[in-house]
RNA sequence: GGGCCGGUAGAUCAGACCGGAAGAUCGCCACAUUCGCAAUGUGGAGGUCGCGGGUUCAAAUCCCGCCCGGUCCA
Repeated sequence: GGGCCGGUAGAUCAGACCGGAAGAUCGCCACAUUCGCAAUGUGGAGGUCGCGGGUUCAAAUCCCGCCCGGUCCA
């Protein structure tokens, strides 16, 4: 330098192919239960969807460029 894969909540990851309300689990907070803790149940907070641009009525999703990580080739 080139090919491929990945970047979405604090963590691990779905969702992208086929555009239309951003989700799951764990963790965190509150409440219930307990003498208390854990476990369990209910509710809640938490997101520039890596960055910029384009297409579109509408983009996490399609297109282009760039950045970061992994892997292979040189």
A computed fold for a 74-nucleotide RNA from a DHVE2 group archaeon, annotated as transfer RNA.
Lineage of the source: Archaea > Methanobacteriati > Thermoplasmatota.
The sequence was found in a public genome assembly.
It matches the Rfam family "tRNA". Gene Ontology term of the family: triplet codon-amino acid adaptor activity. It is annotated as a transfer RNA.